[in-house]
RNA sequence: CGGGACCGGCGGAUGAUCGCGGCAACAUUCGUGUUGAUGAGGAAAGUCCGAACUCCAUAGAACAGCAUGCCGGUUAACGGCCGGGCGGUAAAACUCAGUUGAGCCGACGGAAAGUGCAACAGAAAGCAAACCGCCCCACUUCGGUGGGGUAAGGGUGAAAUGGUGGAGUAAGAGCCCACCGCUUCGGUGGUAACAUUCGAAGGCAAGGUAAACCCCAUGCGGAGCAAGGUCAAAUAGGAGUGCGUAGCAAUGCUAUCAAGUUGUUCGCUUGAUUGUUCGCAAGAACAGCGCACUUGGGUUGACUGCUUGAGUCUGCAAGUAAUUGCAGAUCUAGACAAAUGAUCAUCCACUCCUCUGAGUGACAGAAUUCGGCUUAUAGCCGGUUUCGCCUG
Repeated sequence: CGGGACCGGCGGAUGAUCGCGGCAACAUUCGUGUUGAUGAGGAAAGUCCGAACUCCAUAGAACAGCAUGCCGGUUAACGGCCGGGCGGUAAAACUCAGUUGAGCCGACGGAAAGUGCAACAGAAAGCAAACCGCCCCACUUCGGUGGGGUAAGGGUGAAAUGGUGGAGUAAGAGCCCACCGCUUCGGUGGUAACAUUCGAAGGCAAGGUAAACCCCAUGCGGAGCAAGGUCAAAUAGGAGUGCGUAGCAAUGCUAUCAAGUUGUUCGCUUGAUUGUUCGCAAGAACAGCGCACUUGGGUUGACUGCUUGAGUCUGCAAGUAAUUGCAGAUCUAGACAAAUGAUCAUCCACUCCUCUGAGUGACAGAAUUCGGCUUAUAGCCGGUUUCGCCUG
């Protein structure tokens, strides 16, 4: 100097004029006016995860269902983040067969519990298989035919059921041997996942796929600020249907019905189980109470929740880091048919052009709050790392 990769930050600034919102102070003719400081993000987006908070509510067990899935750490928690391991991939380079490789990705438990699936080609694609071939025997019209053995060579395929060499055989084959590979156990290192240029035993059964069913381990109430709370006001304590409205005993128990808890069952909790009339009694009717459903009417107003929070910034310490601890400083929208803006001038950045001019300035708007993830983004700045070239 050039190429690649990763991380972080800014994303317009200042002034003037006019306009809008809430807050504070003062004034007020109670309508409002004046002054002051201030008012949309890094993603406010998506609504994909996790929580805080509120209500159900005092809330258990089993089965189902759903979610997560290497190891360690971190966090309020998470499917997040940090570090490590394993696997895959890879700019570029080299000694270009191959080796190294910044970085990136991983839906990363289990295929030796079971079931299923895999086109075409091929003899055969999970316990198999003989197309060509090789060997032996018999026959032969000398072209071949039949029987037996074989899986070393060749073919098909992404993949053919370990590899190389040797010995052996009729021909072969882990049939046997050595080395490599593989499995199990041990040693060593590491908290662990794992690694191993260490050792022993074993001829050696395990191809792929679980975002296929499944198995294993761990975990899981629901709804949501339109959650909730308070005040005011109005109406029709509206109408209809269904279910329950018991027994014993003596102040309790059992039972029935209903409601509640992701789905089912059990358990648990809460509520109701009352009165009149007729009847010898059983029982019937009516009313009331509790629950569910259908239908009809009234209200749609104000306040609160509502912004001090697992907050932000700075410094020191610990840690590889994520992050944690201590100290100090600071308070930065809270709107409610919904404000946060417009114009001008100068500057800044970039592009084009050559007479100092023209153009452009991204993605995009709070609505209970917070931690993440994902997506969009003109342009600029800073840092780290890797490779190549040149120079010293």
The RNA shown here (Bacterial RNase P class A) has 392 nucleotides and comes from a bacterium.
The prediction has a mean pLDDT of 75.
The model forms 96% of the base pairs in the Rfam consensus.